[in-house]
Notes: Two RNAs folded together computationally: RNase P RNA and transfer RNA, 442 nucleotides in total.
RNA sequence: GGAGUCGGCCAGGCAAUCGCGGUUCUAUUUUAUAUAGAGCGGAGGAAAGUCCGGGCUCCACAGGGUAAGGUGCCAGGUAACGCCUGGGGGACGUGAGUCCACGGAAAGUGCCACAGAAAAUAUACCGCCAACUCGCUUGCGGGUCGGUAAGGGUGAAAUGGUGCGGUAAGAGCGCACCGCGCGUCUGGCAACAGGCGUGGCAGGGUAAACCCCACCUGGAGCAAGACCAAAUAGGGGAGCAGCAUCGGUUUGCGCUGGAUGCACGUAUGGCCCAUACGGUUCCCGGGUAGGUCGCUUGAGGCCCGCGGUGACGCGUGUCCAGAUGAAUGAUUGCCCACGACAGAACCCGGCUUAUCGGCCGACUCCCUUU
RNA sequence: AGGCGCGUAGCUCAGCGGUAGAGCACUACCUUGACAUGGUAGUGGUCGGUGGUUCGAUCCCACUCGCGCCUA
Numbered sequence: 001g002g003a004g005u006c007g008g009c010c011a012g013g014c015a016a017u018c019g020c021g022g023u024u025c026u027a028u029u030u031u032a033u034a035u036a037g038a039g040c041g042g043a044g045g046a047a048a049g050u051c052c053g054g055g056c057u058c059c060a061c062a063g064g065g066u067a068a069g070g071u072g073c074c075a076g077g078u079a080a081c082g083c084c085u086g087g088g089g090g091a092c093g094u095g096a097g098u099c100c101a102c103g104g105a106a107a108g109u110g111c112c113a114c115a116g117a118a119a120a121u122a123u124a125c126c127g128c129c130a131a132c133u134c135g136c137u138u139g140c141g142g143g144u145c146g147g148u149a150a151g152g153g154u155g156a157a158a159u160g161g162u163g164c165g166g167u168a169a170g171a172g173c174g175c176a177c178c179g180c181g182c183g184u185c186u187g188g189c190a191a192c193a194g195g196c197g198u199g200g201c202a203g204g205g206u207a208a209a210c211c212c213c214a215c216c217u218g219g220a221g222c223a224a225g226a227c228c229a230a231a232u233a234g235g236g237g238a239g240c241a242g243c244a245u246c247g248g249u250u251u252g253c254g255c256u257g258g259a260u261g262c263a264c265g266u267a268u269g270g271c272c273c274a275u276a277c278g279g280u281u282c283c284c285g286g287g288u289a290g291g292u293c294g295c296u297u298g299a300g301g302c303c304c305g306c307g308g309u310g311a312c313g314c315g316u317g318u319c320c321a322g323a324u325g326a327a328u329g330a331u332u333g334c335c336c337a338c339g340a341c342a343g344a345a346c347c348c349g350g351c352u353u354a355u356c357g358g359c360c361g362a363c364u365c366c367c368u369u370u
Numbered sequence: 371a372g373g374c375g376c377g378u379a380g381c382u383c384a385g386c387g388g389u390a391g392a393g394c395a396c397u398a399c400c401u402u403g404a405c406a407u408g409g410u411a412g413u414g415g416u417c418g419g420u421g422g423u424u425c426g427a428u429c430c431c432a433c434u435c436g437c438g439c440c441u442a
Base pairs, nucleotide, nucleotide: 001366002365003364004363005362006361007360008359009358010357012335013334014333015332016331017330018329020042022040023039024038025037026036027035028034044341048352049351051350052349053348054347055346056221057220058219059218063273064272065271066270068217069216070215071214072213073087074086075085076084077083088102089100090099091098092097103212104211108210109209110206111205112204125152126151127148128147129146131144132143133142134141135140160178161177162176163175164174165173179201180199181198182197183196184195185194186193187192225293226292227291228290235284236283237282238281239280240279242262243261244260245259246258247256248255249254264278265277266276267275300319301318302317304315305314306313307312371441372440373439374438375437376436377435380394381393382392383391388425396412397411398410399409400408418434419433420432421431422430
């Protein structure tokens, strides 16, 4: 000097004039969130997607199972998670680093097209070799029967791999190393890594195939829900609404949800059980759709200090938008990095996607010079 | 706010992981005096996009773009 990797910050600024929404104070006043003045504050790193997890509200007193769904190495963080941090293993990269849907194929079932002899009830296309035999150029070629799976071919994958020995030719047939299974020791909380011994060794792949294993999961959602005011037709239809026993009352018949049992109906996913309530459930039609609360102080943000490898935790200080036909806009001047993607609607923690530029720090590789 | 489905030839649609089809349309030829009809043959495809699983993806999975439907 060039090329990269990782992390953090900013997201136009200043001034003036007019104009918006919230809140505090003052004054007026028809007491109507009315009018006027002053002060303070007023959209994001993704506010987006609605992919996950919750807080909160209601069903509702809300339990168990099944089905269904989700996650999937180990240990931590967190309110929780499918998120984050660290570690292990694997893949990619020269490297700094990046990515991983990373439990189980010896519980079972399914699939592996075409090619190839053969893809599981494993096999012999080309080949290699022994015996017998025929021809003949004493070399070679053919046939029968037997052995063989080391070599070649096909394929993504061919029944552990490489080397040496052995054999008629071969083959874990034997040996050494690697791989695999079993046992054991060491380190580590663990995933796992390493060592030693032993066995010739159950043919492979595939679970983002069905499945098995471990763990987790009620539902609906701020248009939830609560209150006030007003108006209307509490109208029409359908289903289930019972039986028995005891008690009370009565001359007796009867009456009586008083109790119990069994049914029936309903209860925010389906089914079963349990529980609770009981006159209840469903459909059609009509009215209102106005106001207040919920609504912003939170598992909150930021600086600093301490602890921790880190995510993060603890402590002090400081800061804080609440619209509801939807608030921050317009003009002028200057500066500048010449502003992209883009606007809160109950509130947070993440993931993913879009994105103009600028600044800071750490690390890696290449070239050159001293 | 919540939920569901679709995207394949010019058009309308099939396609159960093994390398993509049907009908209509288009082109050429035959038939006809000529057209239509009919018959024969042919052309035309990043399967919305990107990435992943697998030997192999239109199909399985994740994200994303667009379109449509349902409830309140």
Record summary: It holds a member of the Rfam family "Bacterial RNase P class A".